[in-house]
RNA sequence: GAACGCUGGCGGUAUGGUUAAAACAUGCAAGUCGAACGCGAAAGUACCUUCGGGGGCGAGUAGAGUGGCGAAAGGGCGAGGAAUGCGUUUCUAACGUGCCCCAAGGUUGAGGAUAGUCCAGGGAAACCUGGAUUAAUACCUGAUGACCCCGCGAUGACGUAUGUCACUGCGGGCAAAGAUUUAUUGCCUCGGGAUCGGGAAACGUCCUAUCAGCUUGUUGGUGAGGUAAAGGCUCACCAAGGCUAAGACGGGUAGCGGGUGUGAGAGCACGACCCGCCGCAUCGGGACUGAGACACUGCCCGGACUCCUACGGGAGGCUGCAGUAACGAAUAUUCCGCAAUGCGCGAAAGCGUGACGGAGCAAUGCCGCGUGAAGGAUGAAGCCCCUCGGGGUGUAAACUGCUGUCAGGGACUACCAACACAAUGAGGAAUCCCAAAGGAAGGACCGGCUAACUUCGUGCCAGCAGCCGCGGUAAUACGAAGGGUCCGAGCGUUGCGCGGAAUCACUGGGCUUAAAGCGUACGCAGGCGGAUUUGUAAGUGUCUUGUGAAAUCCCACGGCUCAACCGUGGAAUUGCUCGGCAGACUGCCUGUCUUGAGCUCGGCAGGGGCCGUCGGAACUCUAGGUGGAGCGGUGAAAUGCGUAGAUAUCUAGAGGAACGCCUAUGGUGAAGACAGGCAACUGGGCCGACGCUGACGCUCAGGCACGAAAGCGUGGGUAGCGAACGGGAUUAGAUACCCCGGUAGUCCACGCCCUAAACGAUGUGCACUAGGUCGAGGAGGUUUUGACGCCAUCUCGGCCGCAGUAAAAGUAUUAAAUACACCGCCUGGGGAGUACGGUCGCAAGGCUAAAACUCAAAGGAAUUGACGGGGGCUCACACAAGCGGUGGAGCAUGUGGCUUAAUUCGAGGCAACGCGAAGAACCUUAUCCUGGGUUUGACAUGCACGGAUUAGCUUCCUGAAAGGGGAGCCACGCCCUCUGGGUGGAACAUACACAGGUGCUGCAUGGCUGUCGUCAGCUCGUGCUGUGAAGUGUCGGGUUAAGUCCUUUAACGAGCGAAACCCCUGCCGUUAGUUGCUAACAGGUAAUGCUGAGGACUCUAGCGGGACUGCCGGUGUCAAACCGGAGGAAGGUGGGGAUGACGUCAAGUCCUCAUGGCCUUUAUGUCCAGGGCUGCACACGUGCUACAAUGGCGUAUACAGAGCGACGCGAGACCGCAAGGUGGAGCAAAUCGCAAAAAGUACGCCCCAGUUCGGAUUGGGGUCUGCAACUCGACCCCAUGAAGUUGGAAUCGCUAGUAAUCGCGUAUCAGCUACGACGCGGUGAAUACGUUCCUGAGCCUUGUACACACCGCCCGUCAAGUCAUGGAAGCCGGGAGUGCCCGAAGUAGCCACAACUCAGUGGUUCCUACGGUGAGCUCGGUGACUGGGAC
Repeated sequence: GAACGCUGGCGGUAUGGUUAAAACAUGCAAGUCGAACGCGAAAGUACCUUCGGGGGCGAGUAGAGUGGCGAAAGGGCGAGGAAUGCGUUUCUAACGUGCCCCAAGGUUGAGGAUAGUCCAGGGAAACCUGGAUUAAUACCUGAUGACCCCGCGAUGACGUAUGUCACUGCGGGCAAAGAUUUAUUGCCUCGGGAUCGGGAAACGUCCUAUCAGCUUGUUGGUGAGGUAAAGGCUCACCAAGGCUAAGACGGGUAGCGGGUGUGAGAGCACGACCCGCCGCAUCGGGACUGAGACACUGCCCGGACUCCUACGGGAGGCUGCAGUAACGAAUAUUCCGCAAUGCGCGAAAGCGUGACGGAGCAAUGCCGCGUGAAGGAUGAAGCCCCUCGGGGUGUAAACUGCUGUCAGGGACUACCAACACAAUGAGGAAUCCCAAAGGAAGGACCGGCUAACUUCGUGCCAGCAGCCGCGGUAAUACGAAGGGUCCGAGCGUUGCGCGGAAUCACUGGGCUUAAAGCGUACGCAGGCGGAUUUGUAAGUGUCUUGUGAAAUCCCACGGCUCAACCGUGGAAUUGCUCGGCAGACUGCCUGUCUUGAGCUCGGCAGGGGCCGUCGGAACUCUAGGUGGAGCGGUGAAAUGCGUAGAUAUCUAGAGGAACGCCUAUGGUGAAGACAGGCAACUGGGCCGACGCUGACGCUCAGGCACGAAAGCGUGGGUAGCGAACGGGAUUAGAUACCCCGGUAGUCCACGCCCUAAACGAUGUGCACUAGGUCGAGGAGGUUUUGACGCCAUCUCGGCCGCAGUAAAAGUAUUAAAUACACCGCCUGGGGAGUACGGUCGCAAGGCUAAAACUCAAAGGAAUUGACGGGGGCUCACACAAGCGGUGGAGCAUGUGGCUUAAUUCGAGGCAACGCGAAGAACCUUAUCCUGGGUUUGACAUGCACGGAUUAGCUUCCUGAAAGGGGAGCCACGCCCUCUGGGUGGAACAUACACAGGUGCUGCAUGGCUGUCGUCAGCUCGUGCUGUGAAGUGUCGGGUUAAGUCCUUUAACGAGCGAAACCCCUGCCGUUAGUUGCUAACAGGUAAUGCUGAGGACUCUAGCGGGACUGCCGGUGUCAAACCGGAGGAAGGUGGGGAUGACGUCAAGUCCUCAUGGCCUUUAUGUCCAGGGCUGCACACGUGCUACAAUGGCGUAUACAGAGCGACGCGAGACCGCAAGGUGGAGCAAAUCGCAAAAAGUACGCCCCAGUUCGGAUUGGGGUCUGCAACUCGACCCCAUGAAGUUGGAAUCGCUAGUAAUCGCGUAUCAGCUACGACGCGGUGAAUACGUUCCUGAGCCUUGUACACACCGCCCGUCAAGUCAUGGAAGCCGGGAGUGCCCGAAGUAGCCACAACUCAGUGGUUCCUACGGUGAGCUCGGUGACUGGGAC
């Protein structure tokens, strides 16, 4: 250096195999010189010819060869390499240098060969062999020769040690080539220069210590060899060195630099293109030639691979330019030209050049341009949205008049072109003309971050997604459309690097609790270090020298129309280096000082350490005495001990361990830790004091020492306690907690282990920065002395607290404040303090210490809730104390289940289950079932059209009915000149819109309701506190039924709740007296307010009063309030009702109603008949009736309240045993009726039985309602007479006119399954010590890993699946070395042959590539099985 998706007009300029240094077909990429040399064609064609040919030209051309120069450059690539490399600065007195430049001198004789060529031969080929002949600037030799080289010397100068330079003496040695156009150019020697190289040093140059020791030519010396040259470069001998924590050695990775990207910078990452250096050329080794190579397109050898072959043998090397195939997400033409620039050769012309100059391909990057510009509203059409009014797209388009970039066509030649002149363009390109708006716009995005919104579709599906997260029927997040936003020949996506990230922190972080202080001390190296003097100049500062290549970056100017791009100049290159100056600070040398540190002396306190010895209490054991049945233990027990005498108690003895009180918030120690007394030895500290030393200090990687408990080894010891173990309990189990025993151990000596929540979760040292208070140790002052006290002071240990600090909690002179010095440690959670490796350990195990994989969190502090088998306070029929029930029986009713054609649906802990349903035989009644009908519909509205009858009544046929078919009669709204006309308003028929749905979704909703709960709570404004969530208020102390009130108070107020206001009831007053009442008066009756009359009373129903802790006493904070009392009908809310805060339960209801969306439309609508909702092995809930004597039955008899009544209540009377019937008085009701209240009371019977209890069930006979009582009504009579003798576990209600018990009424309703529901009154209790417990609730506080809030969260095993990983008998492969064996080519040496010499040939020695073999090391793969881990 990108790639991929969609799209794609032009130009300029760059860039373009990052993967397989894996393999390559084909062509080209290094030649040139005839002015070094000898040879030397052919095609063709004048001419001649005896037609065989010859011969001039072609041509001394092509061509090969000898020779010279070049081929070591240019070009490519980055495998290797962590230093033989690179970079910077130096050195070479330790070196070389062809071509080029300068200077000096020289260029003389002689000779023999050999390619080529010819002849002969071998071979498939490559190529080779022999003979003959030939030239040179090829080769050899003689001469001459120095300032050259070698050896021995002299003098001078210089330097950096060996030495260097200049000059000089003597001896020895070494050169040459010619060519040509006669003017040049070659050649030789020597010196100098320039250039390019060789070598050396210092510094810099990645990761890894889970690599800690490495090294034998190794380190040095002497001598020799070798090289252009220093050198263990090589060799012989000698010595034993050398490197390493500032990281040697080993492993991994990597070409290095100029620079590039990013960044404010410091840095971090990179090293494509361009430039410099290095390395490489199929892999490995080797030398030759040469100035230069150990040589990309040279040679030799070995290996792999490919090709040719006649099988004998040969050929080859694209990491040159193109190109092929392969690999891959991915990277171009087998192009043109030497015109320019450069290189090689040549005297030159010139030749060669895939270097290079160009073109081609690719939107790969950067830059520029265009796709038109102006006008144009009746804001066209289309599309989209809409509240249907309109709005958006939008001057956008159409249309009108213009312009001419680029592409296209044509003309023409500035420039790249320079060489003395001429000639020379592969390719590019300037300028001019023509035509025509014509050929040229897309991509992503629009929930927040982040600029940009609506509709439809979809319905946790399809899909989106960078993070958070969207989608489960109203999606700005998916898909589409319209619109919009941002870029624009591009736009998005992915990848990589840097940034943000102060998230490795040098600039610039942290470590009490978030990750992080080593358990503690001592201490070498290292780092840092008091006051002062002199010197020095290493650091430092400043000036300067050289260098820091060019390009790049930056600035200025300039050239392409601009820009990208390019040119010129400058700056910069922060670095290294030469020299000078400065002398503060640091370092170093030196002198001095005392405050840091240490010492001395005198005192003081102490569980500091170690060793020995002694002591008492307790305990256990042993012996004896007393004694006589239990002891012990627990929640309760049991195991256990005890008549063989325990426990208890007394005496004597033995043993081991631990040291009560003092004791403390106290003391000592570095930490771990340390406690009876005494003695010995010993460490440290503090105070005071004249003095002494004179920085001796601080910290500390490695190192070393100490280091609780448990554990280990050896030997002792063992009273008590006590892992393991045994037994007893507990328990669902109980490998536990509790109990009875009990071994290691606990104890001692010696030796290991080396870990702890080893904690102040806080490293050590030093300095500084408000205080207060308590304790421990010391020494002072004060009063004449002393005590007590007070004052100031040093050291140690605590508490509170300011500033500061901290995320907060907190900390705060014992810092977590402010600074300094040094060490240790941290970098998301899990995996894991694990694996592997190393090391220590007897073992257990310790120390060091990862990765794969996986998650989007893990965590800290604080806040509000919720929760707790946490705490405190308080309340409630919550428990307790009582009374009566349920659970057992029969029946009723609801539910589940089962059944069924259907048993319609809903309700489901409390808070569903006598609930919706205050009335299922039909109706009700429903997508319940079966069957039969109907389709604008049973019901509403609108519109179109038709016609004049519909509705109603009578009636016929069919049918189960609905319905279908038919006949007859007859009214109608409005207007008007009304016998009539008009209209079409109701209404009918048809068609269309639509109706309809008890169909779905209560998790889309409104409304209503339940529940916590009539519990006392829930909030707000302002202020204050806190970074904030939030707190305060609302907490505390009292008090209340109450967040009720009082008080305190950084709070002050307020609201919704509580209370009050409202209704009923209890007392009184007043007003009013009918239908109510009747005291007095009068009348009357068998009797009755029956009548006159009355308003007194009761009552009725309006209005008022009354109760407020108002009064008294006490308690209480001078309060609120509470307790007691008086008065009162009622007393502290008098009793009851209505009234239900913020909210919770996605509680209930789409089947009351309303309603979004969906579904249905000859059906899920609607009508009808019949059936079902009543079905019955069973289970549950709620009730009724009972089981009897406080009862049952019979007779007699008394006292309510509240209601209801006209399609009604229905009196008296009569009939019937009765249900009921007949009949109808009265009553729209304080008048009449329902209506008998019942329990009660009085008397009588029954005599404890399955009964004179109980009434189910069944049979028979009836009554009533109703169209109709079969499924499926109620009631009456006769008969029948079941279970049941007070109910297991469990469970419900109730605190006073309550429970219990007794009856009465009403709604619904034709009737009724009502024993239900809602009301009414009658009779009328017991108990509450109290708040431990159960349930629920309120406030405060506390803990929390919960917040879907404990029905929470969450741990481990096991089962299934997936993934990565450790161990593992082994098996397989790679890497770097090493011992031995073999030993190609080749240099050097030696030997032999040969020989004048050089060469050559053969043999051999050392070294050595490749190969073989052995034992190890190291890395990786795989592996039955196995270990843990993640999801």